[in-house]
């Protein structure tokens, strides 16, 4: 001081790990003005029917609880690969 290499750090990719969300799953729900379907009583008509409609049923808005992505982040990873290889460390000639 030159060459050629590891390796750390750095950049990407996978993989994991972990939240998150879409969504399942169940469970509650409209008392104030939600929808469906509306028995009863109501109102129309001579009637047949028809109009609106409470309850109850039935969902849905929304809550809770588990679960959960082939989506979406992560000052995570002594886990793989490339890449670079300017810096540190460091082997050979």
């Nucleotide at each position: 001081c030159g060459u050629u290499g590891g390796u750390g750090c750095c950049u990407c990719c996978g993989c994991g790990a972990c939240g998150c969300u879409a969504g399942a799953a169940c469970g509650a729900a409209a008392a104030c003005c939600c929808c469906g379907c509306c028995a009863g009583a109501g109102c129309c008509g001579g009637a047949a029917g028809g109009c609106a409609g409470c309850a109850a049923c039935g969902g849905u808005a929304u809550c809770a609880u588990u679960c959960a992505a082939c989506g979406c982040g992560u000052g995570c990873g002594c886990c793989g690969g490339a890449g670079a290889u300017a810096c540190g460390c460091u082997g050979g000639c």